The prediction has a mean pLDDT of 78.
A computed fold for a 150-nucleotide RNA from Nonomuraea fuscirosea, annotated as c-di-AMP riboswitch aptamer (ydaO/yuaA leader).
The model forms 92% of the base pairs in the Rfam consensus.
The sequence was found by an Rfam model in a public genome assembly.
RNA sequence: GUGAGAGACACGCCCAAUUCCCGCGAGGGAAGCCGGGGACCCGCCGGUGACGACCCCCAUCGUCACCACUGGGGUGAAUCCGAAUCGUUCGGUAGGGCUGCUCCGGCCCGAACCCGUCAGCUAACCCGGUAGGCGUCCAUGAGAGGAGCU
Numbered sequence: 001g002u003g004a005g006a007g008a009c010a011c012g013c014c015c016a017a018u019u020c021c022c023g024c025g026a027g028g029g030a031a032g033c034c035g036g037g038g039a040c041c042c043g044c045c046g047g048u049g050a051c052g053a054c055c056c057c058c059a060u061c062g063u064c065a066c067c068a069c070u071g072g073g074g075u076g077a078a079u080c081c082g083a084a085u086c087g088u089u090c091g092g093u094a095g096g097g098c099u100g101c102u103c104c105g106g107c108c109c110g111a112a113c114c115c116g117u118c119a120g121c122u123a124a125c126c127c128g129g130u131a132g133g134c135g136u137c138c139a140u141g142a143g144a145g146g147a148g149c150u
Base pairs, nucleotide, nucleotide: 010136011135012134013133014132018031019030020029021028022027032130033129034128035127036126037125042120046067047066048065049064050063051062052061053060071118072115073114074113075112080092081091082090083089084088095109096108097107098106099105101143102142103141
């Protein structure tokens, strides 16, 4: 000097997931942010055909026949489709993230988990969460903006 790795501080990113106080600690409390449950009203209640009621049709209600379906819900961007050598592996996609903001360009994600037969919306009210993961010597261009310092 170069390369690789580890740790600490600082800064930055995804996310609701940060800050403060008490405590030797375990842990506890609060603020901020986030999520769920939960009225009136409103909404929802498989499709098709025929008949009847109402007021001719439509709409609405009831009856019958046929067809279709086999729990439902939540957090989250993470949903859906196609193909194949088929219980995984390719391609795409709704949607989402980074590049201080916008556009162009570039790089990525497109998972996972939970409730347990139960929940539409929802004022009052009730109950919870505040984990975890990652990056840092590179960086496209243009435009907007105007923080700090003097």